Predicted 3D model of a 1501-nucleotide RNA (small-subunit ribosomal RNA) from an uncultured prokaryote.
RNA sequence: AGAGUUUGAUCCUGGCUCAGAUUGAACGCUGGCGGCAUGCUUAACACAUGCAAGUCGAACGGCAGCACGGGAGCUUGCUCCUGGUGGCGAGUGGCGGACGGGUGAGUAACGCGUAGGAAUCUGCCUAGUAGUGGGGGACAACUUAGGGAAACUUAAGCUAAUACCGCAUAAGCCCUACGGGGGAAAGCGGGGGAUCUUCGGACCUCGCGCCAAUGGAUGAGCCUGCGUCGGAUUAGCUUGUUGGUAAGGUAAAGGCUUACCAAGGCGACGAUCCGUAGCUGGUCUGAGAGGACGAUCAGCCACACUGGGACUGAGACACGGCCCAGACUCCUACGGGAGGCAGCAGUGGGGAAUAUUGCACAAUGGGCGAAAGCCUGAUGCAGCAAUGCCGCGUGUGUGAAGAAGGCCUGAGGGUUGUAAAGCACUUUCAGUAGGGAGGAAAAGUUGAUGGUUAAUAACCAUUGACCGUGACGUUACCUAAAGAAGAAGCCAAAGGAUAAAUAAGUGCCAGCAGACGCGGUAAUACGGAGGGUGCAAGAGUUAAUCCGAACUAAUGGGCGUAAAGCGCGAGUAGGCGGUUAAUGAAGUCAGAUGUGAAAGCCCCGGGCGCAACCUGGGAACUGCAUUUGAAACGGGUGAACUAGAGGGUGGUAGAGGAGAGUGGAAGUUCAGGUGUCGCGGUGAAAUGCGUAGAUAUAGGAAGGAACAUCAGUGGCGAAGGCGACUCACUGGACUGAUACUGACGCUGAGGUGCGAAAGCGUGGGGAGCAAACAGGAUUAGAUACCCUGGUAGUCCACGCCCUAAACGAUGUCAACUAGCCGUUGGGGGGCUUGACCCCUUAGGUAUCGUAGCUAACGCGAUAAGUUCUCCGCCUGGGGAGUACGGCCGCAAGGUUAAAACUCAAAUGAAUUGACGGGGGCCCGCACAAGCUUUGGAGCAUGUGUUUUAAUUCGAUGCAACGCGAAGAACCUUACCUGCCCUUGACAUCCUCAGAGCUUGUCAGAGAUGACUCGGUGCCUUCGGGAACUGAGAGACAGGUGCUGCAUGGCUGUCGUCAGCUCGUGUCGUGAGAUGUUGGGUUAAGUCCCGCAACGAGCGCAACCCUUAUCCUUAGUUACCAGCGAGUUAAGUCGGGGACUCUAAGGAGACUGCCGGUGACAAACCGGAGGAAGGUGGGGACGACGUCAAGUCAUCAUGGCCCUUAUGGGCAGGGCUACACACGUGCUACAAUGGUCGGUACAGAGGGUUGCCAAGCCGCGAGUUGGAGCUAAUCCCAGAAAGCCGAUCUUAGUCCGGAUUGCUGUCUGCAACUCGACUGCAUGAAGUCGGAAUCGCUAGUAAUCGCGAAUCAGAACGUCGCCGUGAAUACGUUCCCGGGCCUUGUACACACCGCCCGUCACACCAAUGGGAGUUGGCUGCACCAGACGUCAGUAGCGUAACCUUCGGGAGCGCGCUGCCCACGGUGUGGUCAAUGACUGGGGUGAAGUCGUAACAAGGUAA
Repeated sequence: AGAGUUUGAUCCUGGCUCAGAUUGAACGCUGGCGGCAUGCUUAACACAUGCAAGUCGAACGGCAGCACGGGAGCUUGCUCCUGGUGGCGAGUGGCGGACGGGUGAGUAACGCGUAGGAAUCUGCCUAGUAGUGGGGGACAACUUAGGGAAACUUAAGCUAAUACCGCAUAAGCCCUACGGGGGAAAGCGGGGGAUCUUCGGACCUCGCGCCAAUGGAUGAGCCUGCGUCGGAUUAGCUUGUUGGUAAGGUAAAGGCUUACCAAGGCGACGAUCCGUAGCUGGUCUGAGAGGACGAUCAGCCACACUGGGACUGAGACACGGCCCAGACUCCUACGGGAGGCAGCAGUGGGGAAUAUUGCACAAUGGGCGAAAGCCUGAUGCAGCAAUGCCGCGUGUGUGAAGAAGGCCUGAGGGUUGUAAAGCACUUUCAGUAGGGAGGAAAAGUUGAUGGUUAAUAACCAUUGACCGUGACGUUACCUAAAGAAGAAGCCAAAGGAUAAAUAAGUGCCAGCAGACGCGGUAAUACGGAGGGUGCAAGAGUUAAUCCGAACUAAUGGGCGUAAAGCGCGAGUAGGCGGUUAAUGAAGUCAGAUGUGAAAGCCCCGGGCGCAACCUGGGAACUGCAUUUGAAACGGGUGAACUAGAGGGUGGUAGAGGAGAGUGGAAGUUCAGGUGUCGCGGUGAAAUGCGUAGAUAUAGGAAGGAACAUCAGUGGCGAAGGCGACUCACUGGACUGAUACUGACGCUGAGGUGCGAAAGCGUGGGGAGCAAACAGGAUUAGAUACCCUGGUAGUCCACGCCCUAAACGAUGUCAACUAGCCGUUGGGGGGCUUGACCCCUUAGGUAUCGUAGCUAACGCGAUAAGUUCUCCGCCUGGGGAGUACGGCCGCAAGGUUAAAACUCAAAUGAAUUGACGGGGGCCCGCACAAGCUUUGGAGCAUGUGUUUUAAUUCGAUGCAACGCGAAGAACCUUACCUGCCCUUGACAUCCUCAGAGCUUGUCAGAGAUGACUCGGUGCCUUCGGGAACUGAGAGACAGGUGCUGCAUGGCUGUCGUCAGCUCGUGUCGUGAGAUGUUGGGUUAAGUCCCGCAACGAGCGCAACCCUUAUCCUUAGUUACCAGCGAGUUAAGUCGGGGACUCUAAGGAGACUGCCGGUGACAAACCGGAGGAAGGUGGGGACGACGUCAAGUCAUCAUGGCCCUUAUGGGCAGGGCUACACACGUGCUACAAUGGUCGGUACAGAGGGUUGCCAAGCCGCGAGUUGGAGCUAAUCCCAGAAAGCCGAUCUUAGUCCGGAUUGCUGUCUGCAACUCGACUGCAUGAAGUCGGAAUCGCUAGUAAUCGCGAAUCAGAACGUCGCCGUGAAUACGUUCCCGGGCCUUGUACACACCGCCCGUCACACCAAUGGGAGUUGGCUGCACCAGACGUCAGUAGCGUAACCUUCGGGAGCGCGCUGCCCACGGUGUGGUCAAUGACUGGGGUGAAGUCGUAACAAGGUAA
């Protein structure tokens, strides 16, 4: 410090997720030791048992129990007596139980934090002051007598005090009318020389105590400023409320309380209400600012079963006190009683979850006490728990035969791995044994010195000696002996982020997953394995917090298009504000002082072996308060100014507003006229109108609405908006010259006004247009688009509504920052005075553009630049601008405005493609122009479907369908049925035997089986070898079995289309662009020119083959002009090398030449010459890529599967089936023809398992025959159409030939299923083919025949060949395909794309409404009123004091009153749960119906 994830890729925006740190944690796995910490976060739920607050005899009366001493009795070891001593149960009294310990329910508050304040109290402690005199009456304990189950209690009697009450005295105390008045105490203990004594003491002294008052310290109470969570879908709250006066009350100020008076007080700077919460020092995190939290430790607060109340006291409204009410639990003799673990342990319960019913007061601290001491679950320790932090160990060195085993393998090896074993060492820790600090100082006893005193007693202080106190504890630590011995992970993860890889299993299953995503037969992602990685006594997961996240942005974000500028004004509060000097000092800045507890964090030291931990000091605590200064800035005050703002005066332009009036054009309607049959409407039609006279036409009338031309990125207005003309009224803007006011300004939450269209209400109006509606069309449907009609409405007046893509998707004000060029309304200047031109000034409005900004697009003085002011708004998509609640509205609805749930994206801009029923340019037998077909018939052939035991398999739009198959009777053959074989029909290896081989017979459908005849080979270095056959065992063979979506190779297609790319450079943040676009041209990215490009590669073209012309060379089997020979005839022969031809090499064609056009180019047009002219014709040749195209059945091949079968052999059958549908062909329908006769001319091929001549036979297929030929020699082999004659005469025919019968031929082992051909006979459909559709642009189409491959035989198919030989092309509008440029896009699996809504089903025990029901909290009105304080009191009672002795004062009980807890009644509010039924929403597998959007999405949205 970042990373993953939206896309084909890119840059943004934006959410989601991860890596870090942390925890009082929990869970699954694992687990050696120690130190230091920490340990009910949930039920403030209920609690058994034990302990947690007592102490003082030196305050008191006393003596139940214990010990000692004494005494008595006698049974000599027992009983009784004795407060005498130590002491002490219960009691009176004092102090303490208000501390310590626990918990966080309540509390949004002066509760807490911080800084201050004045009207207070304060036991014990401390300093100094003044005292401590003299009396009195009771009550417990105790005794006696009662009641009760118990708890407890009643009556009578006795008694003490530091208990209680007077008297005296008294101040610096209190009250006061300033004269005065009131008002206290207690003693106890130690010691003692005189003096006195009732022998107890008095008295003196010391110590402790008591009383009064004043200070201090400590603690506590009260008040105030500031700070302290969320909600406005909580906006108004308050009657003791706010203030005053008087009184009461309190320790104390105060409405704290009461009476009276006034009507205030709080609130948008958030009152009230609702929800949540103890606050802080601090803790965690973070760079910081912040955010979250408030365990342990420390400060404060609150609480003590729930609610209320007071008493006592210095202090409480009291955790282990009291009273009352309530709930719960327990005891009971049923009459009554008892209790409160949120103290320490512990139990149940709840929960994912949190410990021992331990030891000790040795230390520290607390209470009481003079002290010893007692008490202390505070505390100190121990136990349990990897809960956390820190430290240590589980060994060290050596050791290659690189052991065994495991795993992988390319089979060689690699890895585990120096790891182990082995050898040599060491002993921390644990275990055993022994030793052994510190935590301990006191107290006590006894000396010394000093103080006090009359005192060498006593007491106090300092100091010495002695005695001697440890829970922990078997302490820490040290030593010894032994032995690698007892101590590492079933921890996690390994697709990337993120360190770390393989093999086997599984097969969208099982499963994983934090997000992205893995898994559908080769999973680095699942589960296990071996090896590697990380960390380590732990390592992961889950939960939670902060960070990353600048995704709440003060530091530190945004708002044209991503979420986001209110539709627009004027303006309230608020915020901000021009120039000059002055003043004061609240803001601001500086210094000083106080405070900011300790602990913690940080720094420097110190102590535990180190560390964690502990400890000393410092710094810090960014804050608050007080005070002293400064005066630049902002605020205040007063003064001044004119540049902002404003008004006076003169002009200017304008669809600015509202009102009244006027006008013409057009359309409609009406009346009459002219006129006659259609009009109207559409893509085409129909509905509609019209012979009852329409449409059309000319003039007239009525009525309503809107204002052509001018008209303009022109004008005006704040926006909405405003358009004929005239009049009066009115707002604003601009501009000239000046004098004036003197900051009067800007923005603007709430509130308020205006606000298109549609809509609503009332009343008018209604020509045209036109939702709804009706009809006609279109359509599968058409509740639409189109047409004919047509009502609200549109118009006017008044009143509502208040929303728009109310848009510049751009809030307002101000300033600054290059320009060019338009336009509009003013002003100034110039001259040649014009409908002029140029310059200039400020205002409005446009197009470009610099810098700058921006994700890009773009903006660019009218900013989206640079600054500033104020307001509004945003924070992932959906749910949703929805629900509920509030406000507004007549309604429609508007405004404000969520959540659950769900997804990992949604979005913006730009890029490359693809696509478009977008555009431009161009090409192609693409259309058009033509010619011939197909589609109709019969047959052939292939396919589908069907059938079958099988009809083997594959190919399936173009680009499958006379395709694989260049040829299924058996074979082929893969299919079916049946019969057989199992190391196999085939390959390699091993062993044994045998030469291999071969004749015949029998059985069988055959494979096969049985028997049998003949024969003993070849090479040799003599060792043997090669080949073959049979048998045997196992490795293995074999598979046309699956996967073409695991593959290679090959092929098809776009397409012989002109494209596809790269290097360097440049541009762009980038994907990418440029080049390759543009202007021309071409068949062509062909070439030229231009150009931020310059070059290059694969394609194009050319090079290759063939064909067309010529030349040279060579002539056999080809040829034959001339010469000769020769035949009926014939290159037949001699010969020739001229010609044709053959086959080798050359020439030729290059826009080379001429003219024109073009840009002086490329090129095009025309021409000449030429056999051929602009690529001469044809072929081979197929760029980058696309289609998961085709092929595992040509072949090869990974994986899987079969192995007496999915392999192998054989026979028969099937692939040839047959209702039908389609493709491709053949033959025809006839006279451009059929038939018959005669006659002419090819090319290219093939041939020895072959082609086969002549001759003979047969009507013919064919037979016979055997010459020739291994081929320019011989054969196939007669080319046919054509030409010359004849006949047929338009008919189902002398057309056509299917089908069928009979007879034959050939091939073959074999023609039944199932061959081809021949002859005779038969003679079907068919008379030119609907919609639709194929091919072809010249030696082409069409037509005619010939040959070949395959092949025993079997072409109408395929491949090739020659002959005859056309028509048409104006042209590119349209159909199809393609190329380039451009445009739109929500597509990128790329339009066979994407995608919307209803309906149906399931889920979300998500959510709204809902007759209601239940519960919590709470407001108001009222009833009731325990305990208790206070107040009153006519009843009753009463020790101290007073008394005139009668009584009084005072007090208690009782009664009454105020207040009030619990409880109750009625009526509201609010929240939560639930509810038949119901609404929408979301999510789901390939459901249904349509096709709304994205391209002009087919009606732009």

It matches the Rfam family "Bacterial small subunit ribosomal RNA". Rfam links the family to the GO terms structural constituent of ribosome and ribosome.